[in-house]
Context: one part of a larger RNA
RNA sequence: UGACGGGGGCCUGCACAAGCGGUGGAGUAUGUGGCUCAAUUCGAUUCAACGCGAAGAACCUUACCUGGCCUUGACAUGUAGGUAUUAGGAGGAUUAAAGUCCAACGACCCCGCAAGGGGAGCCUACACAGGUGCUGCAUGGCUGUCGUCAGCCCGUGUCGUGAGAUGUUGGGUUAAGUCCCGCAACGAGCGCAACCCCUGUGUCCUGUUGCCACCGAGACGAGAGUCUCGAGCACUCCGGACAGACUGCCUCGCUUAAACGAGGAGGAAGGUGGGGAUGACGUCAAGUCAGUAUGGCCCUUACGGCCAGGGCUGCACACGUACUACAAUGCCCGGUACAAUGGGAAGCAAAACCGCAAGGUGGAGCAAAUCCUAGAAAGCCGGGCUCAGUUCAGAUUGUCGUCUGCAACUCGACGACAUGAAGCUGGAAUCGCUAGUAAUGGCGCAUCAGCUACGGCGCCGUGAAUACGUUCCCAGGCCUUGUACA
Numbered sequence: 001u002g003a004c005g006g007g008g009g010c011c012u013g014c015a016c017a018a019g020c021g022g023u024g025g026a027g028u029a030u031g032u033g034g035c036u037c038a039a040u041u042c043g044a045u046u047c048a049a050c051g052c053g054a055a056g057a058a059c060c061u062u063a064c065c066u067g068g069c070c071u072u073g074a075c076a077u078g079u080a081g082g083u084a085u086u087a088g089g090a091g092g093a094u095u096a097a098a099g100u101c102c103a104a105c106g107a108c109c110c111c112g113c114a115a116g117g118g119g120a121g122c123c124u125a126c127a128c129a130g131g132u133g134c135u136g137c138a139u140g141g142c143u144g145u146c147g148u149c150a151g152c153c154c155g156u157g158u159c160g161u162g163a164g165a166u167g168u169u170g171g172g173u174u175a176a177g178u179c180c181c182g183c184a185a186c187g188a189g190c191g192c193a194a195c196c197c198c199u200g201u202g203u204c205c206u207g208u209u210g211c212c213a214c215c216g217a218g219a220c221g222a223g224a225g226u227c228u229c230g231a232g233c234a235c236u237c238c239g240g241a242c243a244g245a246c247u248g249c250c251u252c253g254c255u256u257a258a259a260c261g262a263g264g265a266g267g268a269a270g271g272u273g274g275g276g277a278u279g280a281c282g283u284c285a286a287g288u289c290a291g292u293a294u295g296g297c298c299c300u301u302a303c304g305g306c307c308a309g310g311g312c313u314g315c316a317c318a319c320g321u322a323c324u325a326c327a328a329u330g331c332c333c334g335g336u337a338c339a340a341u342g343g344g345a346a347g348c349a350a351a352a353c354c355g356c357a358a359g360g361u362g363g364a365g366c367a368a369a370u371c372c373u374a375g376a377a378a379g380c381c382g383g384g385c386u387c388a389g390u391u392c393a394g395a396u397u398g399u400c401g402u403c404u405g406c407a408a409c410u411c412g413a414c415g416a417c418a419u420g421a422a423g424c425u426g427g428a429a430u431c432g433c434u435a436g437u438a439a440u441g442g443c444g445c446a447u448c449a450g451c452u453a454c455g456g457c458g459c460c461g462u463g464a465a466u467a468c469g470u471u472c473c474c475a476g477g478c479c480u481u482g483u484a485c486a
Base pairs, nucleotide, nucleotide: 001486002485003483004482005481007480008479009478010477011476012475013474015470016469019433020432021431022430023429026324027323028322029321030320031319032318033317034315035314042053043052064310065309066308067307068306069305070304073128077127078126079125080124081123082122083121088105091102092101093100094099108119109118110117111116130299131298133297134296135295139293141288142287143286144284146282151190152189154187155186156185157166158165159164170181171180172179196276197275198274199273201243202242203241204240205239207237210233211232215230216229217228218227219226220225246270249264250263251262252261253260326426330385331384332383333382334381335380336379342373343372344371347366348365352361353360354359392423397418398417399416400415401414402413403412439462440461441460442459443458444457445456
C1' cells in the first nucleotide's frame, strides 16, 4: 500500500421490511446430472452452467455408432510425364446407397490457309490437400461478471531515507470523485452527466395508398340514416422542420454564504419527465481452439472423404426452467365491441363452394399506408351449471383422418369420435416485481418444407397493492481501526 475481520462510523440497492403474484406438491414440455447403450457427438457446472451454444436433430444438419466403399482425395495451388473421340453423358449391369464396370451420342477456347502446336479436361507420380483431433493454462478476437457500481489514474509541486503519501482526505450536498466551501497543493485524463435514438405537448410545412367536418352527385331506405364517388386537406394520421424544461420565477430551510433541499405558480410534461443505446482501470489463468483466425503437438489407404441405416428422442431415478390445472372473481353455449407491432412473390392469399373439423377446391387482389395474413382475446349482454373429483382438470390410450415432405416405424404437427389419470392450492426452503410496473388477456416475427414453440424477441388490451423504516440477512461504496496474511 492492499486484502481480510462473526471491528467501528456514514451511505446505497426489490437487500430486508410492507405488499402482490409465484416456484418447491400434480401432469406435461424442455435442459442437465446419473444410468443404460454399438453410439446415446461435443462444449457450458455457485452467483455469472442447466427452454445455455441450438433463431427449428425424421433424411440432411451431424461432429457419434455399425456396415459398405475412396486414397493427390469432396475442395486449392504448383511441378513433371502421359493421353485422344477428350469434356459432358442418354441408357445398362451390380448395389441399401455410395462406389465400381460397360456405354449410344458427343463438344469447347487461343494461334495457324493447312499440317500442327498450346489450353481446358482426363490418367500417373510428387509437393500437398484435409482433420468439429489435443492444448482457451501458448494466443488473437469476441463475451459473461463485479456493475451503469462511482470509481481508476497521470503531470508538475510538496512531504517521507524508502515503499509511498498528498491531490482523491475534511464540512455540506448529489443518482454520481455531482457540485459548493475549506485545505500544500495546482492542473489534466479515462469514467459520471450532456451530446444520439424512441416516447409524451404544441406550431408550421407536406396531402397519397391516409382522412371525411362542411359542400355536391348517385344507390338503398317510409324515415332516421348507411354506403360509394366527386370536390376538399378542417380533423385523425404518416413524414419533416422548429418550439418547449433551464431550479428559469416565488416562498421557506441550511452556518451569515454557496451548492443544495422542501413547497408553490404556470405548464402536456418539474427537478435525470419515462424508456433505450452507451459498460472506466481492472477481477475471475472466468467462457469460447466446435463460429472464424492462429502457435505448438498429433493423424495421413486414416483421427481425411463418400454413402445407407441407426443414434443425438434411450429410462429404476435426481435437479433446474416453464406451461396447464386443481375451479363459481369459475366453466360451457349463443350474441356483440375495441388494438398495436410485424410479415408477404419458389410468397401472403380474399370471395364463393365442400367437409363436424384439421383441411380441400378455387383463384380476385397485392413487390403492398392500397391487397392479403386478420376472426384480436380477456371485456360486455343473455342462458345453463350449484360445490361434486363435478358440465373442474385434461394426461394416457384406441380408432379414423388431414397436411408437409423422396420418406412420418424408430421419431412430425394438427383434427374428429371415444377414453377421462394425477391433481381439492402444495413441507423445509426459495424467486420476481415500486407504475402503465406486477398480475392477467390475446396478437406478430425470426429460424423454418414441416414441426415437437408451452422457448426466444417484440406488440397492444385490462390494470393493482405496498414502502413505517434501515435493527437484522445479502451485495456494494467511502472513512477509520486491528492483523502472526500478500
The part of an RNA shown here (small-subunit ribosomal RNA, 3' major domain) has 486 nucleotides and comes from a metagenome. Rfam family: Bacterial small subunit ribosomal RNA. Model confidence (mean pLDDT): 82 of 100.